[in-house]
Molecule: transfer RNA
Organism: Patescibacteria group bacterium
RNA sequence: GGGGGUGUAGUUAAGUGGUAUAACAAGGGUCUCCAAAACCCUAGUCGGGAGUUCAAUUCUCUCCACCCCUG
Repeated sequence: GGGGGUGUAGUUAAGUGGUAUAACAAGGGUCUCCAAAACCCUAGUCGGGAGUUCAAUUCUCUCCACCCCUG
């Protein structure tokens, strides 16, 4: 240089055009003499930009970061 893959909450992941979801973690509560565990509740997320569309996490282009193959 060429080709391919990945990027979603603090972490690990699901979600292939129509309300963004789960687990763990975090905060609050119940329980307890206190704590842990358990149970309930809450907040929080689509790598940046542009395009297509009534509507984009999803499709297209480009950039960025990381990984793999190849010269």